[in-house]
Context: one part of a larger RNA
Molecule: small-subunit ribosomal RNA, 3' major domain
Organism: Patescibacteria group bacterium
RNA sequence: UGACGGGGACCCGCACAAGCGGUGGAACAUGAGGUUUAAUUCGAUACUAAGCGAAGAACCUUACCAGGACUUGACAUCUCUGGAACCCCCUAGAAAUAGGGGGGUGCCUUCGGGAGCCAGAUGACAGGUGUUGCACGGUCGUCGUCAGCUCGUGCUAUGAAGUGUCCCGUUAAGUCGGUUAACGAGCGCAACCCCUGCUGUUUGUUGAAUUUUUCAAACAGGACUGCCGGCGUUAAGUCGGAGGAAGGUGGGGAUGACGUCAGAUCAGCGUGGCUCUUACGUCCUGGGCGACACUCGUGUUACAAUGGGUAGUCACAAAGGGUUGCAAUACCGUAAGGUGGAGCUAAUCCCAUAAAACUACCCCCAGUUCGGAUUGAGGGCUGCAACUCGCCCUCAUGAAGCCGGAAUCGCUAGUAAUCGUAGGUCAGCCAUACUACGGUGAAUACGUUCUCGGGUCUUGUACA
Numbered sequence: 001u002g003a004c005g006g007g008g009a010c011c012c013g014c015a016c017a018a019g020c021g022g023u024g025g026a027a028c029a030u031g032a033g034g035u036u037u038a039a040u041u042c043g044a045u046a047c048u049a050a051g052c053g054a055a056g057a058a059c060c061u062u063a064c065c066a067g068g069a070c071u072u073g074a075c076a077u078c079u080c081u082g083g084a085a086c087c088c089c090c091u092a093g094a095a096a097u098a099g100g101g102g103g104g105u106g107c108c109u110u111c112g113g114g115a116g117c118c119a120g121a122u123g124a125c126a127g128g129u130g131u132u133g134c135a136c137g138g139u140c141g142u143c144g145u146c147a148g149c150u151c152g153u154g155c156u157a158u159g160a161a162g163u164g165u166c167c168c169g170u171u172a173a174g175u176c177g178g179u180u181a182a183c184g185a186g187c188g189c190a191a192c193c194c195c196u197g198c199u200g201u202u203u204g205u206u207g208a209a210u211u212u213u214u215c216a217a218a219c220a221g222g223a224c225u226g227c228c229g230g231c232g233u234u235a236a237g238u239c240g241g242a243g244g245a246a247g248g249u250g251g252g253g254a255u256g257a258c259g260u261c262a263g264a265u266c267a268g269c270g271u272g273g274c275u276c277u278u279a280c281g282u283c284c285u286g287g288g289c290g291a292c293a294c295u296c297g298u299g300u301u302a303c304a305a306u307g308g309g310u311a312g313u314c315a316c317a318a319a320g321g322g323u324u325g326c327a328a329u330a331c332c333g334u335a336a337g338g339u340g341g342a343g344c345u346a347a348u349c350c351c352a353u354a355a356a357a358c359u360a361c362c363c364c365c366a367g368u369u370c371g372g373a374u375u376g377a378g379g380g381c382u383g384c385a386a387c388u389c390g391c392c393c394u395c396a397u398g399a400a401g402c403c404g405g406a407a408u409c410g411c412u413a414g415u416a417a418u419c420g421u422a423g424g425u426c427a428g429c430c431a432u433a434c435u436a437c438g439g440u441g442a443a444u445a446c447g448u449u450c451u452c453g454g455g456u457c458u459u460g461u462a463c464a
Stems, first nucleotide, its partner, number of pairs: 001464002003461003007458007015448002019411005026301008034292002042053002064287007073125001077124002079121005086103007107114002127276002130274003136270002138265003141261001143259001148187006154163003167178003193253004198221007224247001227241005290430001303404001307363006320351003325344002330339003370401001375396007417440007
């Protein structure tokens, strides 16, 4: 100087408390451990792994396994030889591949040849999701959006070093004020950026159309403790008030200092070393990543009457996507869906009826008109192909479950809770996931003793 303390003082945070809703019990979905397996590819493992990489494993993906094949190779450059490329058919085969037949003769040209493509030969080489994240780059997580981390000069000290950065107030903040052997400065804080809430001006297509207005886009204004009062050191500031759409950071986002964890990633990519080279490379078919005594994590649906069902008003959004696409009206089908194709490269057309809500009726507390797992039968769709292993519809079947032990999680306002909608990935989909969007819309915070994490000062130390 740090680090640590079941030392001290002060302070902060959904950290506790006060509340609301969950998890832990059930069924299912999904991930992980374990076990099994020919293989169940690999990575991630307290917080910071486990609906994580994966914004989508039937083949492909795919890295794993079995079998069948190739060896200058599936891919790149160079050398040589030949041929246009390319298209169609037949045979063997699970395919990769092997053999055979037919069509076809292009572009530029100084007629030597050249460009591109295909086939063969030769070796230089290719190739490796093989290994090392404890050799690395890059990127990311975490402490933590915590308020800290440093430097120049000066001063002090034998020196490591200290001072500044301490102290007194204050703040969300090393924020600001005062004091001061310090005076200044940098990275952080804040502000500058984006969205949103109010107003004005201008412009209006495809938007609204009756104008005011709604909506969209651009620009401008508006909030600064500016005004008043109390407290305070005449300060920084804080408390209350006025006006105001908004009040003291208005709300949200982006933004993550010096560093810590030899944190994560060699499988996104790049890359040093090591290593394989008729194989640890490459192609193909099939299987596996989907197994199942069990254990854990994250979720969905419930256990019902603030509810379930039927009908009605077919009530009221926002944000997205669409040409290999979204697809209306109409018709067929109980339905999934089918036929068909208007319109739309989209403020125009379509996806597309928002659902909770409201009104009326039925149910009458029951394993039920709750709950929907599981299973049987019949269909539909995508796709070479739904057996392993897809989704959807109809009929039937109707399991566990009556609010969950110890324990434990989220959330302070348009938040929690609850209700639907859209998107990415994507042929289809195992999405109950993720990312966004709006609708309805609470309760509680006395307080900081305690639990956890953090900050500043101080104290002890046989630790570095």